[in-house]
RNA sequence: AGCUUAUCUAGAGCGGUGGAGGGACUGGCCCGAUGAAACCCGGCAACCAGUAUAAAUUGCAGUUAUGGUUUAUACAAUGGUGCUAAAUCCUGCAGCUACAUGCUGGGAGAUGAGGA
Repeated sequence: AGCUUAUCUAGAGCGGUGGAGGGACUGGCCCGAUGAAACCCGGCAACCAGUAUAAAUUGCAGUUAUGGUUUAUACAAUGGUGCUAAAUCCUGCAGCUACAUGCUGGGAGAUGAGGA
């Protein structure tokens, strides 16, 4: 860099270092010396792992019990990520529309998990 799949209107600091930029990209519109990015600490969340409970189990083991596996719900002490202004800030393509705007779908992007 590319493939598959799920999610993306909730949530999260009046901390320390740092010093001018940042919000992916386009066009907007914003944030920023009352301090940006980045790093540290704190926090949020529950995607993966984890814990508990319940159900299922033909294609797993076992005589049974049970274990394993799958699914659902709950939890957050622990590990792997992630996130911590604004809906993914809005928008870019297509359709519908009372042509003001709005709605629906898609694209692009982000994150997790899996695979090559």